This is a predicted structure of a 347-nucleotide part of an RNA (small-subunit ribosomal RNA, central domain) from an uncultured bacterium. The RNAcentral record of the full RNA draws on ENA and SILVA. Rfam family: Bacterial small subunit ribosomal RNA.
Context: one part of a larger RNA
RNA sequence: CUGGGUUUAAAGGGUGCGCAGGCGGUCAGAUAAGUCAGUGGUGAAAUCCUUCGGCUCAACCGGAGAAUUGCCAUUGAAACUAUUUGACUUGAGUGUAGUCGAGGCAGGCGGAAUGUAGCAUGUAGCGGUGAAAUGCAUAGAUAUGCUACAGAACACCGAUUGCGAAAGCAGCUUGCUAGUCUACUACUGACGCUGAGGCACGAAAGCGUGGUUAGCAAACAGGAUUAGAUACCCUGGUAGUCCACGCCGUAAACGAUGAACACUCGGAGUUUGUCACGUAGUGAUAAGCUCCCUAGCGAAAGCGUUAAGUGUUCCACCUGGGGACUACGGCCGCAAGGCUAAAACUC
Repeated sequence: CUGGGUUUAAAGGGUGCGCAGGCGGUCAGAUAAGUCAGUGGUGAAAUCCUUCGGCUCAACCGGAGAAUUGCCAUUGAAACUAUUUGACUUGAGUGUAGUCGAGGCAGGCGGAAUGUAGCAUGUAGCGGUGAAAUGCAUAGAUAUGCUACAGAACACCGAUUGCGAAAGCAGCUUGCUAGUCUACUACUGACGCUGAGGCACGAAAGCGUGGUUAGCAAACAGGAUUAGAUACCCUGGUAGUCCACGCCGUAAACGAUGAACACUCGGAGUUUGUCACGUAGUGAUAAGCUCCCUAGCGAAAGCGUUAAGUGUUCCACCUGGGGACUACGGCCGCAAGGCUAAAACUC
């Protein structure tokens, strides 16, 4: 390389949109590029193969045939692919009527808790731990009550619940906005699937400018513990966490499982919609979510209509361990760094 693979052994891109490309539903006609068949030309000789012959055999040599799987021309075939013409509705989309939800963005509002300040009551401790100490407190703390302010997060409901492409999303409410799903089957008529590059989004931490800062808390300081203790525990505490705008572009970004379509036993629960009936319920159906299991698959664990089963299409990725999520170069970034990505050497 041909291959074989990618839940856990190496391997699914973090997610979406999408140009090129690849692939693509049903029926009929045309063409004949691919495809298939015939014929002709060409495809040097030697070599290889088959057979016959010559050296005593063989190697070697000679004759004949086959082969040269290719290319060109020409004559046909028309199933499939392709191109083109016409038609179709089941894929896809639109419409109408509903529906659902922590989907997104912006504004307003709320209560509990925490902290601080003021006032009041009140007096000697509080706090903290395994035990303590640092710390706070007679300049009146802790505790209790009232008042005010601030920032951040939303107990209960709350759930193997729901929504979103993923990241993610939870107090209440208003406005704007995106979407799923169901029923009807009115409309378009293959408009589809995938998608290298590309573009967009992308937790936390981090960066830039400005703001904010209650609680928490890297760093840091102190107290303990200990042989030591640059930790675990305690008292403090700055970045940060929060907001606006702009970067960064990575995660065990996980279901460690790419997307789409079709097919393949059953059972249980649950969310949302629709329908039926003998209507406090039962059942059917569609789209989700969760569990158990048949066949099958799997090295096993396990998966099992939400497949890791049976197939098709497209993309991404893997090819012994270390060196190495590295060096060099390039691109990106303010930086931190990110993306791409070797070799020597070694086992």